Description:
This is a predicted structure of a 104-nucleotide RNA (TPP riboswitch aptamer (THI element)) from Maricaulis sp. Of the family's consensus pairs, 95% are formed in the model. It matches the Rfam family "TPP riboswitch aptamer (THI element)". About the family: Vitamin B(1) in its active form thiamin pyrophosphate (TPP) is an essential coenzyme that is synthesised by coupling of pyrimidine and thiazole moieties in bacteria. Its family is annotated with thiamine pyrophosphate binding in the Gene Ontology. Taxonomically the source falls in Maricaulis (Bacteria, Pseudomonadota, Maricaulales, Maricaulaceae).
[in-house]
RNA sequence: AACAGUUCCAAGGGGUGUCCCUGCUCAUGCGGGCAGGGGCUGAGACUUCACCCUUAGGACCGGAUCCGGGUCAUGCCGGCGUCGGGAUGGAACCUUGCCUUUCC
Numbered sequence: 001a002a003c004a005g006u007u008c009c010a011a012g013g014g015g016u017g018u019c020c021c022u023g024c025u026c027a028u029g030c031g032g033g034c035a036g037g038g039g040c041u042g043a044g045a046c047u048u049c050a051c052c053c054u055u056a057g058g059a060c061c062g063g064a065u066c067c068g069g070g071u072c073a074u075g076c077c078g079g080c081g082u083c084g085g086g087a088u089g090g091a092a093c094c095u096u097g098c099c100u101u102u103c104c
Stems, first nucleotide, its partner, number of pairs: 001096001005093006011054004017040010060085003066079004
């Protein structure tokens, strides 16, 4: 002194699915809403003083009521995707290279 990494500080961005049971309620034909409990995926599904992500950006949104596979079911998995959007500054540590000084 630079890149990367890790941690910290401050700031900012983001998500709320799906299935089953119980109660209440609306409609009473299918169903819808609220509360509680349980299952699934996930970092996160009310956990929110959390979790993830911040341009080297698949956090998240759009396309999308998309396509393929799978599931009791789902934004479950893959594709789409080098697509279009998308929120940053600082400090310390570590590593490496270079320079200077001192000692042997």